The part of an RNA shown here (small-subunit ribosomal RNA, central domain) has 350 nucleotides and comes from Candidatus Paraprochloron terpiosi LD05.
NCBI's taxonomy places the organism under Bacteria, Cyanobacteriota, Chroococcales, Prochloraceae, Candidatus Paraprochloron terpiosi.
Its Rfam family is "Bacterial small subunit ribosomal RNA". Rfam links the family to the GO terms ribosome and structural constituent of ribosome.
It was read from a public genome assembly.

[in-house]
Context: one part of a larger RNA
RNA sequence: UUGGGCGUAAAGGGUCUGCAGGUGGCCAUUCAAGUCUGCUGUCAAAGACCGGGGCUUCAACUCCGGGAAGGCAGUGGAAACUGGGUGGCUAGAGUACGGUAGAAGUAGAGGGAAUUCUCAGUGUAGCGGUGAAAUGCGUAGAUAUUGGGAAGAACACCGGUGGCGAAAGCGCUCUACUGGGCCGAAACUGACACUGAGGGACGAAAGCUAGGAAAGCGAAAGGGAUUAGAUACCCCUGUAGUCCUAGCUGUAAACGAUGGAUACUAGGUGUAGCUUGUAUCGACCGUGCAGUAUCGAAGCUAACGCGUUAAGUAUCCCGCCUGGGAAGUACGCUCGCAAGAGUGAAACUC
Numbered sequence: 001u002u003g004g005g006c007g008u009a010a011a012g013g014g015u016c017u018g019c020a021g022g023u024g025g026c027c028a029u030u031c032a033a034g035u036c037u038g039c040u041g042u043c044a045a046a047g048a049c050c051g052g053g054g055c056u057u058c059a060a061c062u063c064c065g066g067g068a069a070g071g072c073a074g075u076g077g078a079a080a081c082u083g084g085g086u087g088g089c090u091a092g093a094g095u096a097c098g099g100u101a102g103a104a105g106u107a108g109a110g111g112g113a114a115u116u117c118u119c120a121g122u123g124u125a126g127c128g129g130u131g132a133a134a135u136g137c138g139u140a141g142a143u144a145u146u147g148g149g150a151a152g153a154a155c156a157c158c159g160g161u162g163g164c165g166a167a168a169g170c171g172c173u174c175u176a177c178u179g180g181g182c183c184g185a186a187a188c189u190g191a192c193a194c195u196g197a198g199g200g201a202c203g204a205a206a207g208c209u210a211g212g213a214a215a216g217c218g219a220a221a222g223g224g225a226u227u228a229g230a231u232a233c234c235c236c237u238g239u240a241g242u243c244c245u246a247g248c249u250g251u252a253a254a255c256g257a258u259g260g261a262u263a264c265u266a267g268g269u270g271u272a273g274c275u276u277g278u279a280u281c282g283a284c285c286g287u288g289c290a291g292u293a294u295c296g297a298a299g300c301u302a303a304c305g306c307g308u309u310a311a312g313u314a315u316c317c318c319g320c321c322u323g324g325g326a327a328g329u330a331c332g333c334u335c336g337c338a339a340g341a342g343u344g345a346a347a348c349u350c
Base pairs, nucleotide, nucleotide: 004321005320006319007304008303012318014202015201016200017199021195022194023193025089026088027087028086029085030084031083033082034081035078036077037076038075039074040073041072042071043070049066050065051064052063053062054061092192093189094188095187097184098183099182100181104178105177106176107175108174109173110172111155115151116150117149118148119147120146121145122144126137127136163170164169207248208247209246210245211244212243216242217241221237222236223235224234259317260316261315262314263313264312267295268294269293270292271291273289274288276286277285299306300305323350324349325348332343333342334341335340
């Protein structure tokens, strides 16, 4: 408890796609389902309401009369709006065309710095590590340094509240293939649109299965310290993992803690993309569109703050909330190899 809400108080689904459903641009014409309106029938009596009467002072009780509103059905009409049909339009949406920016994706090829290992040379007693140490490495020649070789992973500077992507995310260079955006012009289609329960696809890290790879880092584990203790923080090692291929998992503070679409409502400043401008090229400056960031009118907000990228003003559609704990637990079901995920209570208690 059908109302009010969802940035931070409970509450936006992790993101997209899309069937059903809901909603939907301008003009003309038609139908009359919704809508409005007239009439008819019906909605028993009693009771309720209104007017009057009887008994008794009233009331209660009782008798007579009356009608509206409303519902349902039938029938006649109206045509503004919603809806259905028909015809048309181009402002929404899309296609084609000409440009353009980009760490957008997939695959292949190439590159240098660093690290570790290894071989050889030089060289000698330390190196390493810390708050201080020790474990550890080193006279079987380490650390340092020079040259050769191997391997794996990550790509310094450029690099930027810069860019791209639906989100997760994406950063060395080149090539091939592929997706989307933006700008310009206006040729074509002619409302083809928005949202979207279920469904489908994608989805960091960790984890799982199988096979590879393994330099560095490094849960677990071992050792050294610290400490009253130290199952930690610090140090020396180090297995899974981190990497690749094929599958699974499907969750995150998956965050802008802010769902999507459309329209309207002061401006200032920065930045990156395209465009255009007075007679040309370029720079500057200005214009238009579409991003991104910041400050702010009105307005909103409990405040903080938001403020044309709204948390303002409105419409449409979806998701979600309803005191704290118990609890994202139990049970059931679905999915999963498992870990677990999804759905998701109650008793009791404050």